[in-house]
RNA sequence: AGGCGCGUAGCUCAGCGGUAGAGCACUGCUUUGACGUAGCAGGGGCCAGCGGUUCGAACCCGCUCGUGCCUACCA
Numbered sequence: 001a002g003g004c005g006c007g008u009a010g011c012u013c014a015g016c017g018g019u020a021g022a023g024c025a026c027u028g029c030u031u032u033g034a035c036g037u038a039g040c041a042g043g044g045g046c047c048a049g050c051g052g053u054u055c056g057a058a059c060c061c062g063c064u065c066g067u068g069c070c071u072a073c074c075a
Stems, first nucleotide, its partner, number of pairs: 001071007010024004018055001026042005048064005
């Protein structure tokens, strides 16, 4: 320098065009002598950033940033 992948809730990941979900974690209640377990309920993200396409974008396109891998160049 070129190519490919990834960036979504605290963590691990799903969702690939119609106003975002799961598991774990967290909070409350029930249960217990208490802790834990279990059951029920609940809070939390606008989807790395900017711009574009579209009636509508996390999802398509461009650029940028971060990250992983591969190739090339140099010595």

Predicted 3D model of a 75-nucleotide RNA (transfer RNA) from candidate division TM6 bacterium RIFCSPHIGHO2_12_FULL_32_22.